[in-house]
Context: one part of a larger RNA
RNA sequence: CACCGCCCGUCACACCAUGGGAGUUGGAUCAACCCGAAGCUGGUGCGCUAACUCGCAAGAGAGGCAGCCAACCACGGUGGGUUCAGCGACUGGGGUGAAGUCGUAACAAGGUAGCCGUAGGGGAACCUGCGGCUGGAUCACCUCCUU
Numbered sequence: 001c002a003c004c005g006c007c008c009g010u011c012a013c014a015c016c017a018u019g020g021g022a023g024u025u026g027g028a029u030c031a032a033c034c035c036g037a038a039g040c041u042g043g044u045g046c047g048c049u050a051a052c053u054c055g056c057a058a059g060a061g062a063g064g065c066a067g068c069c070a071a072c073c074a075c076g077g078u079g080g081g082u083u084c085a086g087c088g089a090c091u092g093g094g095g096u097g098a099a100g101u102c103g104u105a106a107c108a109a110g111g112u113a114g115c116c117g118u119a120g121g122g123g124a125a126c127c128u129g130c131g132g133c134u135g136g137a138u139c140a141c142c143u144c145c146u147u
Stems, first nucleotide, its partner, number of pairs: 003110001005107001008103002011100001013097004018092003023087008032078003039072001041070004047065003052061003113134009
């Protein structure tokens, strides 16, 4: 490998990740409330009590123990909040993929110049209206510059 060029979008197929999604499963965490074992602490201590004190003794006192009460509190429970992950009918676009479908929007005045904004419309690229830009070709004229 140069117009038998380039190139746009819908649609179809395959795969990938992803947003929404009634919900559902599991984890983490937060505060509230309920329950409150053991233990520590505090209180009480009419029952028990060898050591200490008093007493000849009986006994009394101190101290201790059981028991009882309270606060703290592990686990557990109830409903709730936050967050992470998995699944989820259906649904939205995205990406990728030698040779699929429909057209041909753009690139040369790309055959209606193109583009921007906006509104409406349309299988799709797009089309139409309005406003704007030249980053439009061609022709004529004007102004300026160069030879």

Annotation: Small-subunit ribosomal RNA, 3' minor domain from Sphingomonadales bacterium UBA2683, 147 nucleotides, folded computationally. Its mean pLDDT, the model's own confidence on a scale to 100, is 81. The source organism's lineage runs through Bacteria, Pseudomonadati, Pseudomonadota, Alphaproteobacteria and Sphingomonadales.